[in-house]
RNA sequence: UGGGGAGGCUGGGUAACCGCUCCCCCGGAGUGCCGGGGGAGAGGAAAGUCCGGGCUCCAUCGGGCAGGAUGCUGGGUAACGCCCAGGGGGGGUAACCCCACGGAAAGUGCCACAGAGACCAUACCGCCAGCGGCCCCGGCGUGCCGGGGUGCGGGCAAGGGUGAAAAGGUGAGGUAAGAGCUCACCGCACACCGGGUGACCGGUGGUGUGGGCAAACCCCAUCCGGAGCAAGACCAAAUAGAAGGGCGAGGAGAUGCUCGGCUCCCUGUCCCCUGCGCGGGACUAAGCCCUCGGGUAGGUCGCUGGACCCCGUCGGUAACGGCGGGGAUAGAGAGAUGGUUACCGCCCACGGGAAAGCGGGAGGAAGGCCUUCGGGCUGUAAACUGCUCUCCCUGGGGGCACAGAACCCGGCUUACAGGCCUCCCCAACUU
RNA sequence: GCCGAGGUAGCUCAGUCGGUAGAGCAGCGGACUGAAAAUCCGCGUGUCCCCAGUUCGAUUCUGGGCCUCGGCACCA
Numbered sequence: 001u002g003g004g005g006a007g008g009c010u011g012g013g014u015a016a017c018c019g020c021u022c023c024c025c026c027g028g029a030g031u032g033c034c035g036g037g038g039g040a041g042a043g044g045a046a047a048g049u050c051c052g053g054g055c056u057c058c059a060u061c062g063g064g065c066a067g068g069a070u071g072c073u074g075g076g077u078a079a080c081g082c083c084c085a086g087g088g089g090g091g092g093u094a095a096c097c098c099c100a101c102g103g104a105a106a107g108u109g110c111c112a113c114a115g116a117g118a119c120c121a122u123a124c125c126g127c128c129a130g131c132g133g134c135c136c137c138g139g140c141g142u143g144c145c146g147g148g149g150u151g152c153g154g155g156c157a158a159g160g161g162u163g164a165a166a167a168g169g170u171g172a173g174g175u176a177a178g179a180g181c182u183c184a185c186c187g188c189a190c191a192c193c194g195g196g197u198g199a200c201c202g203g204u205g206g207u208g209u210g211g212g213c214a215a216a217c218c219c220c221a222u223c224c225g226g227a228g229c230a231a232g233a234c235c236a237a238a239u240a241g242a243a244g245g246g247c248g249a250g251g252a253g254a255u256g257c258u259c260g261g262c263u264c265c266c267u268g269u270c271c272c273c274u275g276c277g278c279g280g281g282a283c284u285a286a287g288c289c290c291u292c293g294g295g296u297a298g299g300u301c302g303c304u305g306g307a308c309c310c311c312g313u314c315g316g317u318a319a320c321g322g323c324g325g326g327g328a329u330a331g332a333g334a335g336a337u338g339g340u341u342a343c344c345g346c347c348c349a350c351g352g353g354a355a356a357g358c359g360g361g362a363g364g365a366a367g368g369c370c371u372u373c374g375g376g377c378u379g380u381a382a383a384c385u386g387c388u389c390u391c392c393c394u395g396g397g398g399g400c401a402c403a404g405a406a407c408c409c410g411g412c413u414u415a416c417a418g419g420c421c422u423c424c425c426c427a428a429c430u431u
Numbered sequence: 432g433c434c435g436a437g438g439u440a441g442c443u444c445a446g447u448c449g450g451u452a453g454a455g456c457a458g459c460g461g462a463c464u465g466a467a468a469a470u471c472c473g474c475g476u477g478u479c480c481c482c483a484g485u486u487c488g489a490u491u492c493u494g495g496g497c498c499u500c501g502g503c504a505c506c507a
Stems, first nucleotide, its partner, number of pairs: 001427010012344007020041009043402001047413002050411005055228004067224005072086005087101001088099004102219002107217002109213003124160002126156003131153002133150008168186006187209003190205006232301004241292001243291005250265004268283005308327008345400004350395001351393004356388005367378004432503007441456004450487001458474005480496005
């Protein structure tokens, strides 16, 4: 210098004016309204709502089934599917990164097409004359021996072929040909020994040689009651109430009041009185009044200080924890945190200027050298111009990512223009 | 804000222990008709919303994203 890896930070600024939400003070009205003043006001993800917890209500003796989640080991934590450290596997030259990483030798299931065969194995091409047949030749002791041939039976699974995957791999022995058939080494499973808290690692034995899929059912281990702040708690109009009490044979309405009239609702029962009427009493209808529980509208709380942040120190490899000190005011409820202007900062394209590099001009001008005067050799400047990069200038223009709290925290995931810082790796060059 | 359901042909929907997906309507072509409708015959159509992963293989299984739709307080 170029390329790469890991981690962290930032996420436009200032001022003025006009607005919004909340809080405090003063003044005036008198239930939250008006005027004035002051203060505070989004994020690293506030997002997705994917996990975990706090909190609230409901349910709940205990246990089990069902269902769901997690899944190498150890630790951290309130808890987690998160984090840290370690083991194993994979990628990269490396820094470093990635892994849903229990069990397929419990059981069931699936492995399309192709292929002989996809797991109680099997044979399309192929290989084989050791065995049983058959054929030929020879011999003789006439049914035997020897030789040759033939894959019909039979043997084999090395090679070919199919497939994503083919019954452990390589080599040697062995055999008619072959094959873990045997042997050596390797792989895997198992047993033992040693190390480690453990995952696991190393070694020995030589017992075995058993395809893949569990993000198929399943098995094993661990964990999980349900709902969610529109949870829930308190205050509490109007209306309604077949809740209680009182008034009541009449009640209500329109008009300021009274009477009359009108309209509407109810117009009953029983007792006393010799009977009707009148009168009195009890119950009751309509209606009125009071009380009452629940609870709607509405209001208040829940509501933001909590497993918070920073620094130091101690313990721990670390995540994290203990102790000490310090810091920090968003809290709406149809949902505020915005808009305009000016200046500055950064970015983008345009315009102007300067410088550099690589070209075009240009394969050879001028010049130089040689010459057998034919020529040969050497040798590339400039005007102008194209592209790239850097810097400067002022001018006008555009832009400043992703995104917007809603009960609160711990995580994960996803989105994100530009800029800054630290450490590390590789390559080339220089010293 | 919280909770839940879904995305497959132009439209409405099927499709389960994973093996390249259909039905109806619509559309197009033909027949019938003087012409049309109806009817009959034939035909095509898909990034199975997107991106990763598991797997030999994904519409299907798993994770993430995008979009659409629905529900919510209280009460006699």